[in-house]
Description: This is a predicted structure of an 88-nucleotide RNA (c-di-GMP-I riboswitch aptamer) from Syntrophaceae bacterium PtaB.Bin038. NCBI's taxonomy places the organism under Bacteria, Pseudomonadati, Thermodesulfobacteriota, Syntrophia, Syntrophaceae. The coordinates come from a structure-prediction model, not an experiment, and the mean pLDDT is 84. The sequence was found by an Rfam model in a public genome assembly.
RNA sequence: GCCUGAUCAGGGCAAACCAUCCGAAAGGGUGGGGCGCAAAGUCACUGGCCUACGUCCGAUCGAAGGAUAUGGCUGCAGGAUUGCCGGG
Numbered sequence: 001g002c003c004u005g006a007u008c009a010g011g012g013c014a015a016a017c018c019a020u021c022c023g024a025a026a027g028g029g030u031g032g033g034g035c036g037c038a039a040a041g042u043c044a045c046u047g048g049c050c051u052a053c054g055u056c057c058g059a060u061c062g063a064a065g066g067a068u069a070u071g072g073c074u075g076c077a078g079g080a081u082u083g084c085c086g087g088g
Base pairs, nucleotide, nucleotide: 002088003087004086005085012037013036017032018031019030020029021028022027035075041081042080043079045078046077047076048073049072050071054068055067056066057065
C1' cells in the first nucleotide's frame, strides 16, 4: 500500500418509542431509550424518496383538485474523502 471482518482491545454511533423545544409540513435539536451499525465518520455531488409555506394552473372572487424545492432524508443506494483494531 492492497484485500478482508469468523475472532481480540479500547471504545464509538444510536432505530422504534417517550418528554420537551423549533418548523407550514416533511423533518430537525436536546434528554431518556437501544433496534441495529466496521465507516450508522464527513460532504445533498448523482439517482431515489418525503413534504408543499409560498408561487403557478384551476376562465372569473373563491373552493376542491393538480404542478413545483428554493425545504428535508446520508440508518435508501452510488460517488468523493478521512479513519480505530484484528486477520491475510